[in-house]
Molecule: small-subunit ribosomal RNA
Organism: Thermoguttaceae bacterium
RNA sequence: AAAUUGAAGGGUUUGAUCCUGGCUCAGAAUGAACGUUGGCGGCGUGGAUUAGGCAUGCAAGUCGUACGGGCGUAGCAAUACGUCAGUGGCGAAAGGGAUAGUAACACAUAGAUCAUCUGCCCUCCGGCCAGGGAUAGCUACGGGAAACUGUAGGUAAUACCUGAUGAUUUCUCCGGAACAAAGGUGUGACUCCGCCGGGGGAUGAGUCUAUGUCCUAUUAGCUUGUUGGUGAGGUAAUGGCUCACCAAGGCUAUGAUGGGUACGAGGCGUGAGAGCGUGUCCUCGAUCACUGGGACUGAGACACUGCCCAGACACCUACGGGUGGCUGCAGUCGAGAAUCUUCGGCAAUGGACGAAAGUCUGACCGAGCGACGCCGCGUGUGGGAUGAAGGUCUUCGGAUUGUAAACCACUGUAAGUUGGGAGGAAAUGUAUGGGGGUACUCCCCUGUAUUUGACCUAUCUUCAAAGUAAGGACGGGCUAAGUUCGUGCCAGCAGCCGCGGUAAGACGAACUGUCCAAACGUUAUUCGGAAUCACUGGGCUUAAAGGGUGCGUAGGCUGUUUGUUAAGUGAGGUGUGAAAUCCCACGGCUCAACCGUGGAAUUGCGCUUCAUACUGGCAAACUUGAGGAUGGAAGAGGUAAGCGGAACUUGCGGUGGAGCGGUGAAAUGCUUUGAUAUCGCAGGGAACACCGGUGGCGUAGGCGGCUUACUAGGCCAUUUCUGACGCUGAUGCACGAAAGCUAGGGUAGCGAACGGAAUUAGAUACUCCGGUAGUCCUAGCCGUAAACGAUGAGUACUUGGUCGAGGGGAUCCAUGCCCCUUGGCCGGAGCGAAAGUGUUAAGUACUCCGCCUGGGGAGUAUGGUCGCAAGGCUGAAACUCAAAGGAAUUGACGGGGGCUCACACAAGCGGUGGAGGAUGUGGCUUAAUUCGAGGCUACGCGAAGAACCUUAUCCUAGGCUUGACAUGCGGGAUACCGUCCUUGAAAGAGGAGCCGGUUACCUUCGGGUGAAACCAGCACAGGUGCUGCAUGGCUGUCGUCAGCUCGUGUCGUGAGAUGUCCGGUUAAGUCCCUUAACGAGCGAAACCCCUAUCACUAGUUGCCAGCGUGUAAUGGCGGGGACUCUAGUGAGACUGCCAAAUUUAAUGCGGAGGAAGGUGGGGAUGACGUCAAGUCCUCAUGGCCCUUAUGCCUAGGGCUGCACACGUCCUACAAUGGCACACACAAAGGGAAGCAAGCUCGCGAGAGUAAGCAAAUCCCCAAAAAUGUGCCCCAGUUCGGAUUGGAGUCUGCAAUUCGACUCCAUGAAGUCGGAAUCGCUAGUAAUCGCGGGUCAGCAUACCGCGGUGAAUGUGUUCCUGAGCCUUGUACACACCGCCCGUCAAGCCACGAAAGUGGGG
Repeated sequence: AAAUUGAAGGGUUUGAUCCUGGCUCAGAAUGAACGUUGGCGGCGUGGAUUAGGCAUGCAAGUCGUACGGGCGUAGCAAUACGUCAGUGGCGAAAGGGAUAGUAACACAUAGAUCAUCUGCCCUCCGGCCAGGGAUAGCUACGGGAAACUGUAGGUAAUACCUGAUGAUUUCUCCGGAACAAAGGUGUGACUCCGCCGGGGGAUGAGUCUAUGUCCUAUUAGCUUGUUGGUGAGGUAAUGGCUCACCAAGGCUAUGAUGGGUACGAGGCGUGAGAGCGUGUCCUCGAUCACUGGGACUGAGACACUGCCCAGACACCUACGGGUGGCUGCAGUCGAGAAUCUUCGGCAAUGGACGAAAGUCUGACCGAGCGACGCCGCGUGUGGGAUGAAGGUCUUCGGAUUGUAAACCACUGUAAGUUGGGAGGAAAUGUAUGGGGGUACUCCCCUGUAUUUGACCUAUCUUCAAAGUAAGGACGGGCUAAGUUCGUGCCAGCAGCCGCGGUAAGACGAACUGUCCAAACGUUAUUCGGAAUCACUGGGCUUAAAGGGUGCGUAGGCUGUUUGUUAAGUGAGGUGUGAAAUCCCACGGCUCAACCGUGGAAUUGCGCUUCAUACUGGCAAACUUGAGGAUGGAAGAGGUAAGCGGAACUUGCGGUGGAGCGGUGAAAUGCUUUGAUAUCGCAGGGAACACCGGUGGCGUAGGCGGCUUACUAGGCCAUUUCUGACGCUGAUGCACGAAAGCUAGGGUAGCGAACGGAAUUAGAUACUCCGGUAGUCCUAGCCGUAAACGAUGAGUACUUGGUCGAGGGGAUCCAUGCCCCUUGGCCGGAGCGAAAGUGUUAAGUACUCCGCCUGGGGAGUAUGGUCGCAAGGCUGAAACUCAAAGGAAUUGACGGGGGCUCACACAAGCGGUGGAGGAUGUGGCUUAAUUCGAGGCUACGCGAAGAACCUUAUCCUAGGCUUGACAUGCGGGAUACCGUCCUUGAAAGAGGAGCCGGUUACCUUCGGGUGAAACCAGCACAGGUGCUGCAUGGCUGUCGUCAGCUCGUGUCGUGAGAUGUCCGGUUAAGUCCCUUAACGAGCGAAACCCCUAUCACUAGUUGCCAGCGUGUAAUGGCGGGGACUCUAGUGAGACUGCCAAAUUUAAUGCGGAGGAAGGUGGGGAUGACGUCAAGUCCUCAUGGCCCUUAUGCCUAGGGCUGCACACGUCCUACAAUGGCACACACAAAGGGAAGCAAGCUCGCGAGAGUAAGCAAAUCCCCAAAAAUGUGCCCCAGUUCGGAUUGGAGUCUGCAAUUCGACUCCAUGAAGUCGGAAUCGCUAGUAAUCGCGGGUCAGCAUACCGCGGUGAAUGUGUUCCUGAGCCUUGUACACACCGCCCGUCAAGCCACGAAAGUGGGG
C1' cells in the first nucleotide's frame, strides 16, 4: 500500500417509416458426447442412463505383557522361543460407497436443555479385601452329501457369581436404605500397564424452540390418539411416546389436506448488480445398504462385508436341506450418445489392536488409460530478389502465392540416446554415552552408530542432425476474411434473413484470405443479451390487457395536535457466521495452472446500549375528511293503480261501382259473394307525434302521454350536531339490454322460421304478397352484448376560452359580476408510437382492486361447478409459423365524391365489316415454303419495290480449306493482265506456255526499302449462329398529356410534408392573388422553318404596263423594273387601344383599326419515368457455340405454294352517273448508262430517226375533276370489270415456275352490305388528277403536290382515355391485386377400433 472499476448491441414483419412484439445471433460455462486432426509435460477429473444383475480376488482385524491348551524348534530337564484354533478384551457404530426415499425440525441460521447420555482421552478424590461354581477348547462315541450339530467326561482366566467395605454417588417420609473391583509384567511394583466408585473437563450424540426452504386450487376442507387436562407406564431424557378417564378441541385462503417433483447446505455457472439456473469433484449434515419387518449386543446400531422372520432373484445338493447380497477397490454383462486398470505399496499421512517390536488397512500414497478440462512448452532463428520454377488470376502489361522456398550462417528447448544425481525421510526402534525429574521396570532432553522409498524424478551430461512434431473451421449480411471454374430450383447449403431456374463472392472444387491452434468445429444444456414476468426495471383508448354495474367481508392503505412506549427504523459495541472456495498481499514449484501463510469478505442471525424524526401500539384532544340536522329548488329515478286522444285493424251499416295494391319494372295477393275510396257506430291490442334539446335523471342495464299514492338518490344554503366514524375491496351477495326457456294469459301492428311472386347462370339473399313463434302482461329461470368513453374506483395538485343545465351571493330591480354542482365544444404546457388527449387527462403524484406477456391451435378439449335446456364461469396441451399486429406515409385502385380536358361521346359527313381483286398475317402444305414483329403500341410492318442477283444454318446437288475479306511472321523476284487446251451445269480441278502490254517508293543513279502480287505454313480470318432476360445505340407507347424535380428554409422522432395547396384563370405547374415558404431547373411557351400582307434591294433563263420593231402567230427582238414572280433583308400582332365584368389583378367577352386578333394556320421540337416493350438480321458489344464447317463459291428450286380465317387497301354496285366530241385553269418535282420535242410507221403498247437540255432557258408535261354539246333511261344495263382464249410490245444473259403493258374477244361476283367498328371541326372531310423515291423492268403501297370544296357541334348525362384535389383500403410483381371454404394424393400429431397381454 490492498481486499467496491461496474452496465454495448445486431438481423428479421413494410414500397418506405415509427412503434408493439416474438424468433434468431455475437459472450461465458459443462462430470459432456460426436466429426476431422493429433508432438510433449504439469495439475485436476472420469458410470450423469438400470438404487439393473453380478463370476473372481482383495477391502477389519488385533492382543500370548488376560487364559488353559495344541504343534514346531532348542535343551537331559525345568524352561525359552516361534506359531495356532478356542475362551476373554478392545475394535468392528470409524474409515469407504451411493442419492433410492424424504417437502420433513431433513437441512440452514440463531437459540434452549433446571429435560439428557457420553467407551477410549485429560484432571482431581477415594479404593483394589475374602470366597465360589461353571463352560469352550480338549478327549471319547455319534448324526449329516454339505452347512453344521448331539451326548458323556474333564479344564483356565482381566469370562461369570456371592459376601465384606462405602469417602463420594443414588433414593428418602430426612429416621434411614442401596450399590464396587482383576489382575499382568518383572528378581523386585505405593511408583509401570491395567481394574473399581465418584467430581470436573474435552469430544461426540439425543431432544426441544423461532425463522427460512419447489410446483399445483382442473386438490378446499382435514383430523379421533385427533387437540388439551389428570393419573400411570416407558425412556438416558421432555412429551399422546403409550395407556385409562375427562373435556371437545386442533389445523386451514398468510393455502391445511391431497397430488407431482426433489437429499439439504457451504458452494458452483452466469450476470454490472438484483437475480436466474444448479448441487459433479472437495467439506459439513441427513438417509440408504437385495426388498419389507424386527429386535439383540454395546458407551454408541435397530448395525454395508452381525443376528432372526418373510419375499423376489441367483447358486450348491446325495432332493432331505443349505448358501449368497460389489450403492467398498478393481473387473463383467445389460441398457445407453457416453464415463478407466481384475496395477504397485503400506515408503509417507491417518486409523484399529498391542507395553512394544509389529500386524492389518482397495482409507491413503502412487502408477496406468481417456486432448475430458485448465495451464505451460515446442514444431526453429537470422539473412536471402534472377521477386526462380510450379499454381491461381489477368485489362496479356502484369499481379499474387512471396522472403515464402532454394541458398548461406546459426541455435539446440522438447522427443530419442549415454552416464551421473539432489529430494519426497521426519520420527520410532535397537545398541551405547551424557544430563535432568523422585528412589525405578517409568518419563523428559541430548550425542554417536544403525534401520526404512511403492512410485516419481528436478537438474547436470554424451551423441547426432533442422534433422522426429499442424491442423480445424470459416470467407452473402449479422461477422474478421474473395476470386476463377463446374453445376443450372438439379446436386446441394442454411443459426436467422435466405441462396441455387446458364455469367452463383451463399452449392462443389481450386487458388487465396480470415480466425483459432494441439486442437478446431457440431450437437445438447444453463445464465446472459431478454427492461421478453419488469424488487432494482414493463404495461392495459386503438398494438395482448379495465372485471357489465353496485354493496360489502377478510386484507391493504389512511386527516390534524400532544404525551408515552421503543415493535419497525437508524447508530455503536459484542457473539456467531466451520474449513475449503471467491478477493487482496506475500511466498513455493524456472512461469502458469496448482499449492502454502496471513488478511479481507461472508451483505445473515442473536444479545446489548443509545436515538425517537417517520411508521406502528397505548392514552387524550381537534375539525377541514366522512356522516347527521334544518330550510330550499330541479328532474323520462323506481313501484302500483286509474284515465286520455291520434293512428292502425276487425265487425256491422250507408254511399259508390272496377279496379285496388305493389315495384326499377312486374307478378303472387285482394276484388261484382261489391274490394280500394269515403261516412257513421262498436270492439281490440300495442305504442305515446308536436314539446324534444351533444336537455334531464339513474351505479350500470336503462328511463318519455296525463293524474294520484308510496318511495330512493343527488344538488344548493345555514355552519347547528357527532368527532376520522374514511378509501379500496380477493371470496361473497344483489342488480343486470336483447334473444332464449318454463307455466298461465293476451295478440292490433310488426315479424325469425315457413309458403308464394320476382331478380339471377343459380338466389336457401337483397325487393314484393302472406305468415307462425316472438314482441305485450303475471310469476320464475338465464347472466350474456362493440354491457364502449373499447379509458376501474378514490384523493390532491397543474395556463385558458366558450356554450348550456340546477342552486346561491352583493345591489331596490334588470344587465353585468362572483361562488358551488353538473353536461359539452375548442385548445396551452405536459404526455403519447402516432392518431390524439388536455382541470370530466391518456398530465403530475399517492392508495387499493382486476387484467396482459408472439400468431394460430382456442375461449377449443378435459376436469370441476352453475343451469330445465340453450349454454355460462373456470380453462390447457400436442402440433405449426417467423411473423401476427398498431399508428401514420407515398403510390396504385374503387360499379367513392368534386373540378377539368380530348373527334371520348353527342351532332354531322364519308367509310370498314357483304362482292371481286391487290397486299400482309395466321393456319395448312412442302425437300424448302429463311428470319423477325403479336392488344392499343404486330398484320401495304423490317421490305424506298424476291424472275437470276438480292437471299440469310431455307431446300437439293457439286466444290474449296490460312480460306471471298484483314494484319503480322518466313521465303524469294519466281510477278500481273490479255491467250489457248481437257473436263464440268457452273464454281472448280488439271495442263500449255508463243506473242503483246503493265510492274510501286526513295536515290548521291552505285544502289536501297521491301509496296502490290505469288508460294507453303503458323498466328488467325469468317459466322444474318444463340442469348434484346448480360448490354450500348436507336425506336415505339402513355403523350405535345402538363407534368417531373432540386437548393435553402420551415414542420414532423421518422417515412415524408411544405413549395406543387386555397380562390380565380389558362391550351398549359399559363398567369394573378392568398400563403412558411423563398427561389431555381427539366418540361409548356418563346427562339427555328414553311405559309398569309407590305416595304426595300436585285432584275436572268422569269415578267411585259408604257415606248419602238417584227411575225400568220408567240417578250420573238430593242429596251424597261412599273406589275406578277424569283430570293435576300426588313416591317407587322403586343390583349397595344376602347367599353363594361372580375379582387384596382391575371384573364375572359364585345368593339375599333388591320392582310392577319387573342397560340393567325402548319411543321420541326417529345420532361422525370413506365412497359425486363422492340431490335444481337443496320451498327457496336460481354459471354457461349461452329472451325475440311453453323465459314466460302456455284447451279437449280423456294421465299409467289392454297379446303380456310383475320387486318389494311383498290375497283365497284351507277344517272351528282357512263360513253363520245369540244374546250379551260395548277403546284411540286425529276432528267446524262438520263429526260427526250419534232418527223415517219403501228388501232395500240411501242419502234425508227433525231433538235434541244447537266436545266426559272430544253424535255418529262396531257393536268383531271370542272365547263359546253350529244347519246344512254334504271336494266345486272353503253353499270361493273374479275376470269379465260388468241395476238403482240418493252425491259432484261434469261419473263415456264414468276414481270409490266397493248389490242381483239370473253363479261364472274356485285343492286350500298348483320353484330360490330374506323376517320374527320375548315381550305378540314369528301372528291379530282400530278410528281417523286425505290427501280434494268414491275406501285391499288409509301412520300409529296396542287384543283374543286362541304355538313355539324359551342354541350358534358353516358362510353373510352387523361389531369388535379379529396376520401376508403387487409392492395405495393399495386384490382389481371388480395383472399375464403371444400377437395385427390402424400406427410405430421392426437384419437377410435375387432382383438390381445398384464395388474388390482